[in-house]
This is a predicted structure of a 71-nucleotide RNA (transfer RNA) from a Thermoleophilia bacterium. Rfam family: tRNA. The family's RNA type in Rfam is transfer RNA. About the family: Transfer RNA (tRNA) molecules are approximately 80 nucleotides in length. The source organism's lineage runs through Bacteria, Bacillati, Actinomycetota and Thermoleophilia. The coordinates come from a structure-prediction model, not an experiment, and the mean pLDDT is 82.

RNA sequence: GCGGGUAUGGUGAAGUGGUAUCACGAGAGCUUCCCAAGCUCUAAUUGCGGGUUCGAUUCCCGCUACCCGCU
Numbered sequence: 001g002c003g004g005g006u007a008u009g010g011u012g013a014a015g016u017g018g019u020a021u022c023a024c025g026a027g028a029g030c031u032u033c034c035c036a037a038g039c040u041c042u043a044a045u046u047g048c049g050g051g052u053u054c055g056a057u058u059c060c061c062g063c064u065a066c067c068c069g070c071u
Stems, first nucleotide, its partner, number of pairs: 001070007010024004018054001026042005047063005
């Protein structure tokens, strides 16, 4: 230099044009003599910039970061 892949809460992941979901974690409450466990509730997420579309996490282009391969 060329090609391919990945980017989603604090962490690990799922998702697919129409309300963004699960687990762990965090906070609050219930329970308990206390702790742990258990139950309930709450907050928190689509890497960045454009385009297409009534509507984009999803499709297209570019950029950035990381990973793999080739030279």